The RNA shown here (transfer RNA) has 74 nucleotides and comes from an uncultured Erysipelotrichaceae bacterium.
Its Rfam family is "tRNA". Its family is annotated with triplet codon-amino acid adaptor activity in the Gene Ontology.
Formats: sequence, structure tokens, C1' cells
RNA sequence: CGGGAUGUAGUACAGCUUGGUAGUACGCUUGCUUCGGGAGUAAGAGGUCGCAGGUUCAAAUCCUGUCAUCCCGA
Repeated sequence: CGGGAUGUAGUACAGCUUGGUAGUACGCUUGCUUCGGGAGUAAGAGGUCGCAGGUUCAAAUCCUGUCAUCCCGA
């Protein structure tokens, strides 16, 4: 320098192909249960989907650029 993969909640990931309210598990907070802890159970908080721009009535999703990490090639 060229090509490819990944980036989504505190952590690990799904959702993208087929655009239409951003989800699951664990964790966290609160209530109940217990003498207490743990476990169980119910509810809740937490994200501007790596960043910027474009297309569209509407973008995590499509397009372009860019950043980070990893892999391959030179």
C1' cells in the first nucleotide's frame, strides 16, 4: 500500500440478507419471599447501534468516506 472480517446497554451476543417502536442472557436497582444470606419471583433503570455524510416518508439495516482491532497478500 491492496483485500477481507468485526464494532449494537456494564459484559457476551442476536437483529442486517427481506429498511418500519432496539432486543436476549448475565450483571445492576427496587419490591415480595427468608431470622439472615443464597436461591426464587415481579417490576424498573441503562443505547442517540464506532464516527461523519448521503439515499428514503422512514436507516442498526442500503450507499460513500473515515477510525479502531484482527486476518491475508505485497